[in-house]
THF (Tetrahydrofolate) riboswitch aptamer from a mouse gut metagenome, 119 nucleotides, folded computationally.
RNA sequence: GCAGAGUAGAAUCACGUGCGUUAAGCGCCUUGUGAACAGGGAGUUGUCACAGGGAAGAAAAAACAUCUUCAAUGUUUUACAUCCGGAUGUUUUGCGUUACGGGGUUCGCAUCCCGCUGC
Numbered sequence: 001g002c003a004g005a006g007u008a009g010a011a012u013c014a015c016g017u018g019c020g021u022u023a024a025g026c027g028c029c030u031u032g033u034g035a036a037c038a039g040g041g042a043g044u045u046g047u048c049a050c051a052g053g054g055a056a057g058a059a060a061a062a063a064c065a066u067c068u069u070c071a072a073u074g075u076u077u078u079a080c081a082u083c084c085g086g087a088u089g090u091u092u093u094g095c096g097u098u099a100c101g102g103g104g105u106u107c108g109c110a111u112c113c114c115g116c117u118g119c
């Protein structure tokens, strides 16, 4: 001098367990604070976390159980049953740029200096 390795992590895929579906969460914009960034040092207009503000925005359905207002109908009529509706719970199928977990695949220090491996 040339070539190369390696992290955190990111994206995506399916699976598992949850959460929401009474709309939280995720994503987007913005302000502030903080943190991390391959073995060492530095480090952004990049990344992440937390807090405040803003805009936009959603898919529900079925079954069963319990309780229940009014009305109607039936019967063996001070009662019971059926039926329309309502509330709650459970389960199932969906839905959400949903959370977490381990797994597959792809990508992978912004950048600078030094180091490491090979020539």
Base pairs, nucleotide, nucleotide: 001119002118003117004116009107010106011105012104013103015101016100017099018098019096020095021094028054029053030052031051032050033049034048035047039114040113041112042111060093061092062091063090064089065088066087067086068085072082073081074080075079
RNAcentral holds the sequence, with entries from MGnify. Rfam family: THF (Tetrahydrofolate) riboswitch aptamer. Its family is annotated with tetrahydrofolate metabolic process in the Gene Ontology. On this family, see Ames et al., Chem Biol 2010: "A eubacterial riboswitch class that senses the coenzyme tetrahydrofolate".